Model confidence (mean pLDDT): 84 of 100. A computed fold for a 123-nucleotide RNA, annotated as FMN riboswitch aptamer (RFN element). Rfam family: FMN riboswitch aptamer (RFN element). Rfam links the family to the GO term FMN binding. The sequence was found by an Rfam model in a public genome assembly.
[in-house]
RNA sequence: AAGCUUCUUCGGGGUUGGGUGCAAUUCCCUACCGGCGGUACAGCCCGCGAACCGGCCUUCCGGCCGGCCGAUUCGGUGAAAUUCCGAAGCCGACAGUCACAGUCUGGAUGAGAGAAGAAACGG
Numbered sequence: 001a002a003g004c005u006u007c008u009u010c011g012g013g014g015u016u017g018g019g020u021g022c023a024a025u026u027c028c029c030u031a032c033c034g035g036c037g038g039u040a041c042a043g044c045c046c047g048c049g050a051a052c053c054g055g056c057c058u059u060c061c062g063g064c065c066g067g068c069c070g071a072u073u074c075g076g077u078g079a080a081a082u083u084c085c086g087a088a089g090c091c092g093a094c095a096g097u098c099a100c101a102g103u104c105u106g107g108a109u110g111a112g113a114g115a116a117g118a119a120a121c122g123g
Stems, first nucleotide, its partner, number of pairs: 003121001005119006017029003031103002033092002035048004043090002052067006072088005094106003
């Protein structure tokens, strides 16, 4: 030094303007947003997380296993980019709602991929 153990902190953004209507931040036009790791800088390449579904265990809190898990092309530069530059596209859990939600409300002052730091062990 690697590694490993414990602890602390951090760890998701967004409905503008208009139309219809009894009623919509939910429909239509327009606007806006982009978690974490990897890799030439990535919402749409690979992987992970949350959510959702099922099974088992558990007094409860919850735990484990399995499933599900969206979306990109063209041109340019370059040794290298579906990541940069230019252009045109596309995607977005569950529950709620006077009317269908990526953006409102709620589970959630939660959980979490992980990031940073401290201490012990470690030659």